[in-house]
RNA sequence: AAACGACAAGGGCAUACCCGACCGAAAGGCGGGGACGCAAAACCACCGGUCUACGGCAAACGCCACGACAGCGGAGUUACCGAA
Numbered sequence: 001a002a003a004c005g006a007c008a009a010g011g012g013c014a015u016a017c018c019c020g021a022c023c024g025a026a027a028g029g030c031g032g033g034g035a036c037g038c039a040a041a042a043c044c045a046c047c048g049g050u051c052u053a054c055g056g057c058a059a060a061c062g063c064c065a066c067g068a069c070a071g072c073g074g075a076g077u078u079a080c081c082g083a084a
Stems, first nucleotide, its partner, number of pairs: 004082002012038002017033004022029002036071001042077002046074003049069003055064003
């Protein structure tokens, strides 16, 4: 330095669900509570995937991301500790 990840040390994050007289058309986000879990559950929408459809298109069924999701997978970037 890279890889790896203990019943190690010190810590960290926070699913479902609940609340908001918060934002958003929605998906979703944010804040508070709460912990199912997580060694990148840190960052990042580049690829695939998923969700939503204000608006646009359509006679209609519906379709479309320029909106989202990083705790769905992959790529990329960065980081704490140190047993085997």
This is a predicted structure of an 84-nucleotide RNA (c-di-GMP-I riboswitch aptamer) from Thioalkalivibrio sulfidiphilus. Taxonomically the source falls in Thioalkalivibrio (Bacteria, Gammaproteobacteria, Chromatiales, Ectothiorhodospiraceae). The RNAcentral record of the sequence draws on Rfam and Ribocentre. The model forms 95% of the base pairs in the Rfam consensus. The same sequence occurs in records of 2 taxa.